Background: A computed fold for a 109-nucleotide RNA from Halanaerobium congolense, annotated as SAM riboswitch aptamer (S box leader).
RNA sequence: AAAUCAUCAAGAGCGGUGGAGGGACUGGCCCUAAGAUACCCGGCAACCUACUUAAAAUCUUUAGUAAGGUGCUAAUUCCAGCAUUCCAGCAAGGAAUGAUAGAUGAGAG
Numbered sequence: 001a002a003a004u005c006a007u008c009a010a011g012a013g014c015g016g017u018g019g020a021g022g023g024a025c026u027g028g029c030c031c032u033a034a035g036a037u038a039c040c041c042g043g044c045a046a047c048c049u050a051c052u053u054a055a056a057a058u059c060u061u062u063a064g065u066a067a068g069g070u071g072c073u074a075a076u077u078c079c080a081g082c083a084u085u086c087c088a089g090c091a092a093g094g095a096a097u098g099a100u101a102g103a104u105g106a107g108a109g
Base pairs, nucleotide, nucleotide: 004106005105006104007103008102013041015040016039017038021031022030023029025081026080027079028078042073043072044071047069048068049066050065051064052063054061055060077101082098083097084096085095086094087093
């Protein structure tokens, strides 16, 4: 790097540094000198992990605690991008479901 599995509607600062872009891509729509992105500190959560508990019987499962490794900390992954169905039907448009794409974690080779 590619493939597999799980999750993506909740949660999280009135701090410091520093100064112009940012929200993956495309189209929208937004955030931003009342200071963005980024870094530090703080915080949130509980995927892995550790411990406890109850089953089960050595493979696992239930419930809980902690926070060591990650992660996250505007807007549902900000919305839509493809397909199907429904509403409306001249058209524009709207809704639901699933996929695609993306993000994060895990483990194997």
Notes:
Taxonomically the source falls in Halanaerobium (Bacteria, Bacillati, Clostridia, Halanaerobiales). It matches the Rfam family "SAM riboswitch aptamer (S box leader)". About the family: The SAM riboswitch is found upstream of a number of genes which code for proteins involved in methionine or cysteine biosynthesis in Gram-positive bacteria.